[in-house]
Molecule: transfer RNA
Organism: Vicugna pacos
RNA sequence: GAAGGUAUAGCUCAGUGGUAGAGUAUAUGUCUAGCAUGCAUGAGGUCGUGGGUUCAAUUCCCAGUUCCUCCA
Repeated sequence: GAAGGUAUAGCUCAGUGGUAGAGUAUAUGUCUAGCAUGCAUGAGGUCGUGGGUUCAAUUCCCAGUUCCUCCA
């Protein structure tokens, strides 16, 4: 220098145009003499950035950023 991929909850990851979910963690309640486990409920997301297309974008397009792989 060229090519490909990655970026979503505290962490690990789903989600192929119609207002985003799981596991785990965490808070509260319940259970217990107490702790753990179990059960129930809740909080937590400007979907990495800036633009564009669209009635509508996490999703499609462009640019640049981060990290990874590969070629030279």